[in-house]
RNA sequence: AUGCGGGAGAGACCGGCCCCCGGACGCGCGCGUCCGGCCAGGCGCCGGCGCCGAAGGUGUAUCGCCCCGGAAACUCUCAGGCAAAAGGACCGCAU
Numbered sequence: 001a002u003g004c005g006g007g008a009g010a011g012a013c014c015g016g017c018c019c020c021c022g023g024a025c026g027c028g029c030g031c032g033u034c035c036g037g038c039c040a041g042g043c044g045c046c047g048g049c050g051c052c053g054a055a056g057g058u059g060u061a062u063c064g065c066c067c068c069g070g071a072a073a074c075u076c077u078c079a080g081g082c083a084a085a086a087g088g089a090c091c092g093c094a095u
Base pairs, nucleotide, nucleotide: 001095002094003093004092005091006090011049013048014047015046016045017044018042019041020037021036022035023034024033025032026031027030050082051081052080056078057076059074063069064068
């Protein structure tokens, strides 16, 4: 490095919009306009609060060539993540 197996934490949070749903009207008959709904739904977009550390990244001891360099599972939480799935540091086995 590749293959197989294992592999934690933390809201399936809240609001708005759009799609959507129901009705009316129009026509070129699946679109447009208007009214209503937030019941069902969308791996949709934007914003808000809370939280997690185990992709990546920041900071740090001893030490050194000492305004600097510099380790981690510690630290921060920028990135990422908070049902399942996926991802996943790291561990085991095989090549």
RNAcentral holds the sequence, with entries from MGnify.
This is a predicted structure of a 95-nucleotide RNA (Glycine riboswitch aptamer) from a soil metagenome.
The coordinates come from a structure-prediction model, not an experiment, and the mean pLDDT is 77.